RNA sequence: UGAGUAAAUCGCCUUAUCGCUGUUCGUUUAAUCGAAUGGAGGAAAGUCCGAACACCACAGUGCAGUGUAGUGGCUAACGGCCACCAGUCGUGAGGCUAGGAAAAGUGCAACAGAAAGAAUGUACAGGUUAAGCUGUAGUGAAAUCAGGUAAACUCUACACGGUGCAAUGUCAUGUAAACCAGCGCUUAAGAGCGGCACGUUCAAUGCUGGAGGGUAGACAGCUAAAGUUGGCUGGUAACAGUAAACGCAGAUAAAUGAUAAGGACUCUUUGAGUACAGAAUUCGGCUUAUAGAUUUUCUCAGAUA
Numbered sequence: 001u002g003a004g005u006a007a008a009u010c011g012c013c014u015u016a017u018c019g020c021u022g023u024u025c026g027u028u029u030a031a032u033c034g035a036a037u038g039g040a041g042g043a044a045a046g047u048c049c050g051a052a053c054a055c056c057a058c059a060g061u062g063c064a065g066u067g068u069a070g071u072g073g074c075u076a077a078c079g080g081c082c083a084c085c086a087g088u089c090g091u092g093a094g095g096c097u098a099g100g101a102a103a104a105g106u107g108c109a110a111c112a113g114a115a116a117g118a119a120u121g122u123a124c125a126g127g128u129u130a131a132g133c134u135g136u137a138g139u140g141a142a143a144u145c146a147g148g149u150a151a152a153c154u155c156u157a158c159a160c161g162g163u164g165c166a167a168u169g170u171c172a173u174g175u176a177a178a179c180c181a182g183c184g185c186u187u188a189a190g191a192g193c194g195g196c197a198c199g200u201u202c203a204a205u206g207c208u209g210g211a212g213g214g215u216a217g218a219c220a221g222c223u224a225a226a227g228u229u230g231g232c233u234g235g236u237a238a239c240a241g242u243a244a245a246c247g248c249a250g251a252u253a254a255a256u257g258a259u260a261a262g263g264a265c266u267c268u269u270u271g272a273g274u275a276c277a278g279a280a281u282u283c284g285g286c287u288u289a290u291a292g293a294u295u296u297u298c299u300c301a302g303a304u305a
Base pairs, nucleotide, nucleotide: 001301002300003299004298006296007295008294009293010292012263013262014261015260016259017258018257020039021038022037023036024035025034026033041276045287046286048285049284050283051282052281053164054163055162056161060198061197062196063195065160066159067158068157069156070084071083072082073081074080085099086097087096088095089094100155101154105153106152107149108148122137123136124135125134126133168220169219170218171217179210180209181208182207183206190202191201192200193199227246228245229244231242232241233240234239264274265273266272267271
C1' cells in the first nucleotide's frame, strides 16, 4: 500500500417563524391563556420463540400431539447467548452445523453393472462327490453374516394448561333478571378444566336452544422498567454483585410536524441526491431490510528501511 476477518458508532446539522401533544407551575372544578421542560428505532418491522402481567373457582392423571437434542455454564425463561469438544469450509484471521440412537423395526439409493440385500455367479485362477467354497478383476458413491441414510418414518431422553391489553377492572346510561320450548333440581341435565379419556369442581332464581329489547360512553390498565450509564470486584467469556448518577413518548382514530435560509457529505457536477424506515401493554432473543461515513482488533500478499 492492497485484499480480507471480527466488533462498534453515526446515519444529516444550525438558525428563524408558525403549528400539534405529555407533565409541572401560575390556578382553581374545568375551559382559555402564559412559563418551564419532554416528545419515533437499531431494527419500532416479521409475529418466529420465551416470559412479566391479567382472567379462566383450583388448574390433577394418562394417551395422543408439539418442540428441543455433544459437554458444561449464563439467564426470569427460551428453539437464545458464552466456552470447550467433534465434523466441515478457508493459506490464514475466522465461518457454518437441523451434533442422541442404524442389532427395536420399516423405508430409500437414478444410471452403470450379471446382481443393490438374506439379493447375486460376468470373466480369470484355485478347489470339491457337489457347492459363490476361496481369491482377483470389471461397473458403481456403495458388492459376500454389506455398509450409508433418521431437515425419511421411527426409537430414546427432556420439556410443554389456555386465551391474550381488542387481556382485564371500575363507574354511568338504559332495557325486558320479561316471553316460548326442552332437559334437570343431591339419583345431576349441562358447563369448566388445550384435543380425547378418566377424575374432579360448579350448578336449587339451574342449563341449553329460539325469537326479541337495550348499550357500544367515561376512567383505569398506560409507563420507575428482570431499566440505562460509566466506575470497582469476581469470571477466559456470556454474565453476576456492589456504591453512585439519571429516570428517557404515552397518543386513542391516533400527537412527535410544516416553511425559509445557510451549511455538511455523495455523485453521472446547467444540476441532482442524502439509506431502511415510524411507537400503540412491556421486556429478553432470533430473522429480515439498510445509500454512505468513521473507529478499533487480527490475518494474508507485496514493497521499503